Background
A computed fold for a 354-nucleotide part of an RNA from an uncultured bacterium, annotated as small-subunit ribosomal RNA, central domain. RNAcentral holds the full RNA, with entries from ENA and SILVA.
[in-house]
Context: one part of a larger RNA
RNA sequence: CUGGGCGUAAAGCAGGUGCAGACGGCCCCUUAAGUCGGGUGUGAAAUCUCCUGACUCAAUCAGGAGGGGUCAUUCGAUACUAAGGAGCUUGAGGGCAGCAGAGGAAGGCGGAAUUCCCGGUGUGGCGGUGAAAUGCGUAGAUAUCGGGAGGAACACCAGUGGCGAAGGCGGCCUUCUGGGCUGUUCCCGACGUUGAGCCCCGAAAGCGUGGGGGAGCGAAACGGAUUAGAUACCCGUGUAGUCCCCGGCAUUAACCUGUGGACCCUAGGUAUGGGGGAGUAUCGCCCCUCUCCGUGCCGAAGCUAACGCUUUAAGUGUCCCCCCCUGGGGACUACGGCCGCAAGGCUAAAACUC
Numbered sequence: 001c002u003g004g005g006c007g008u009a010a011a012g013c014a015g016g017u018g019c020a021g022a023c024g025g026c027c028c029c030u031u032a033a034g035u036c037g038g039g040u041g042u043g044a045a046a047u048c049u050c051c052u053g054a055c056u057c058a059a060u061c062a063g064g065a066g067g068g069g070u071c072a073u074u075c076g077a078u079a080c081u082a083a084g085g086a087g088c089u090u091g092a093g094g095g096c097a098g099c100a101g102a103g104g105a106a107g108g109c110g111g112a113a114u115u116c117c118c119g120g121u122g123u124g125g126c127g128g129u130g131a132a133a134u135g136c137g138u139a140g141a142u143a144u145c146g147g148g149a150g151g152a153a154c155a156c157c158a159g160u161g162g163c164g165a166a167g168g169c170g171g172c173c174u175u176c177u178g179g180g181c182u183g184u185u186c187c188c189g190a191c192g193u194u195g196a197g198c199c200c201c202g203a204a205a206g207c208g209u210g211g212g213g214g215a216g217c218g219a220a221a222c223g224g225a226u227u228a229g230a231u232a233c234c235c236g237u238g239u240a241g242u243c244c245c246c247g248g249c250a251u252u253a254a255c256c257u258g259u260g261g262a263c264c265c266u267a268g269g270u271a272u273g274g275g276g277g278a279g280u281a282u283c284g285c286c287c288c289u290c291u292c293c294g295u296g297c298c299g300a301a302g303c304u305a306a307c308g309c310u311u312u313a314a315g316u317g318u319c320c321c322c323c324c325c326u327g328g329g330g331a332c333u334a335c336g337g338c339c340g341c342a343a344g345g346c347u348a349a350a351a352c353u354c
Base pairs, nucleotide, nucleotide: 004325005324007307008306012322015200016199021194022193023192025088026087028085029084030083031082033081034080035077036076037075038074039073040072041071042069048066049065050064051063052062053061054060091191093187094186095184096183097182098181099180103177104176105175106174107173108172109171110154115149116148117147118146119145120144121143125136126135162169163168207247208246210245211244212243216242217241221237222236223235224234258321260319261318262316263315268298269297270296271295272294273293274292275291276290279287302309303308327354328353329352336347337346338345339344
């Protein structure tokens, strides 16, 4: 360089924005760099291929012909690519009018429940388990009523539902704010796609002689049981943590299918969320039908090793671009480098062995 792959066999970066690069809609003109053709020059000899000849053959040697190019120069061709110019609207973007939503950030408010404190009633138990015990309780517990404090999470609604790029997002209200969808076809006129590196975001846990907060839960720790033992499972306590602010970390079974576009004529059906249009109707609801976007299920062709996927593809002798794979172990390791306060992260072998 060519070739094969990446749902489950090895393989899609956790996700995004985007520089370089690669690739790029329709029509016309010009140039002729790539591309294609002709001429000339050159591409030494040897080597290579073919023919012929010489050593008895072969190897070998000699002669002739041919072939061989990211080559130079010149003359042409102009379909494609490119470059320059002029235009177009279907890709992309915008305007206007609407729509849905746990999308994000900040502030405020609410009720139920747990715990604790105070007071009332009340008396001997409560709690916990397979059974118990530790524990709590006559200094009045548990139960029950009233009052108060504080933290955390938001039952029902709730859905096979919605939103977000992913992580993820759920009480209510206000402010700020991102994205999406529909209708119109008004504006712009290829402004696009992808994207090495960079940068940003990134659950939980853990990190900081950090600052606050601490109800419940609860690593560690202690006690009670169980047991041969029990550094566990069960029970009673309980620190860090879990919560908020600031900073830092950058990982996961971050899950299974990278992103964008086109097409599928024979086959679509059904359910659901958001919009628009037409019909019936006074409006609304319901119903029927068409259409756009999203989310599911079942299935045709096709594909697949099978399982299965199937207009939301894993279909197409599909197109563009990027990451990645190359037997198992050693090894998500060592060493080195970069990053981090640390924990550790990223990059990433070999010997040896089967």